[in-house]
RNA sequence: GGAGCCGGCCGGGUGGCCGCGGUCCGCUUAGGCGGAUCGAGGAAGGUCGGGACUCCGCAGGGCAGGGUGCUGGCUAACGGCCAGUCGAGGCGACUCGCAGGAAAGUGCCACAGAGACAGACCGCCGGCCGAAGGGCCGGCAAGGGUGAAACGGUGCGGUAAGAGCGCACCAGCGCGGCGGGCGACCGCAGCGGCUCGGCAAACCCCACCCGGAGCAAGAUCGAGCAGGGAGAGGGCGGCCCGCCCGCAGACACUCCCGGGUAGAUCGCACAGAUGGAUGGUCAUCCACGGAGACCCCGGCAACGGGCUCCCGGACAGAAUCCCGCCUACAGGCCGACUCCCCGC
Numbered sequence: 001g002g003a004g005c006c007g008g009c010c011g012g013g014u015g016g017c018c019g020c021g022g023u024c025c026g027c028u029u030a031g032g033c034g035g036a037u038c039g040a041g042g043a044a045g046g047u048c049g050g051g052a053c054u055c056c057g058c059a060g061g062g063c064a065g066g067g068u069g070c071u072g073g074c075u076a077a078c079g080g081c082c083a084g085u086c087g088a089g090g091c092g093a094c095u096c097g098c099a100g101g102a103a104a105g106u107g108c109c110a111c112a113g114a115g116a117c118a119g120a121c122c123g124c125c126g127g128c129c130g131a132a133g134g135g136c137c138g139g140c141a142a143g144g145g146u147g148a149a150a151c152g153g154u155g156c157g158g159u160a161a162g163a164g165c166g167c168a169c170c171a172g173c174g175c176g177g178c179g180g181g182c183g184a185c186c187g188c189a190g191c192g193g194c195u196c197g198g199c200a201a202a203c204c205c206c207a208c209c210c211g212g213a214g215c216a217a218g219a220u221c222g223a224g225c226a227g228g229g230a231g232a233g234g235g236c237g238g239c240c241c242g243c244c245c246g247c248a249g250a251c252a253c254u255c256c257c258g259g260g261u262a263g264a265u266c267g268c269a270c271a272g273a274u275g276g277a278u279g280g281u282c283a284u285c286c287a288c289g290g291a292g293a294c295c296c297c298g299g300c301a302a303c304g305g306g307c308u309c310c311c312g313g314a315c316a317g318a319a320u321c322c323c324g325c326c327u328a329c330a331g332g333c334c335g336a337c338u339c340c341c342c343g344c
Stems, first nucleotide, its partner, number of pairs: 001340004006335005012285007020039009041315001045326002048324005053214004065210005070084005085099001086097004100205002105203002107199003121144002123140007152170006171195002173192003177188004218266004227257005235247004286313001289310004295306004
């Protein structure tokens, strides 16, 4: 100097003018005016996970259904975070992981192939038949062939031919042992021919977790209309009238009652709304990008800084609150680390 990797942070500053919303104070006369003060984000976004809160449901346990799935820890909780293990990728810093069980059972494994878990197409070997090409019976699974995958690899022995059939070494698996670690797991030496295919994001098995709906939750108050009750008036009857008594009914009036619609308030916030305020513009400065000039500075050089002009600030706007995750984002700053090249 170049390339990369991880973490943290910022994401325009100042001033003028015009404007918006909440609260408080003052003035006004009902419509506002003036002053003070406060007024978005790292993601306010997607609404994906979890919780607070609210209403409904609920004896306990089980079944069904759903979710999670290496280990230890953190957390109110989570599918989150931290640290590690194992596996994969990278020269490396580091990154990624849909990471329990396939030796409980069932199922599937396209095409090809004889056979995809128990098979024999070509072939090899033996016996019999045939003049011969070859045929029949039996043995084998080493070689060929197919396939993404064919039931350990190499060598020696062995055999009619072969084969973990036997042996040595290597690989895997299992078993028990020793050592380290809380643990996942790791290391070491040993034993057993045990050689057992893959898929669980197929059913399933194992372990743990899970009631439903959501602030349009919900709570309080509550017109109008309808309903229920009471009263006096009017109506009818008891004799013509009045008093008085009774009856029917809801025609008009008054009062009361419960539920509860519209609506209001709360829920609801030191930003906070009944459709949603937090902005615009000008000047200047600062990043950043481009061009010019080879004028100045540093340097052996590559290059960096200064100078002049132009351009110029992303993604995005809270709606009950909180913890996370994911997604979008012009540009910049800080710190740790890795690889390559060059100079001394």
About this RNA:
A computed fold for a 344-nucleotide RNA from Candidatus Aldehydirespirator sp., annotated as Bacterial RNase P class A. Rfam family: Bacterial RNase P class A. By type it is a ribozyme. The RNAcentral record of the sequence draws on ENA. The organism belongs to Candidatus Aldehydirespirator, within Bacteria. The prediction has a mean pLDDT of 76. The model forms 87% of the base pairs in the Rfam consensus.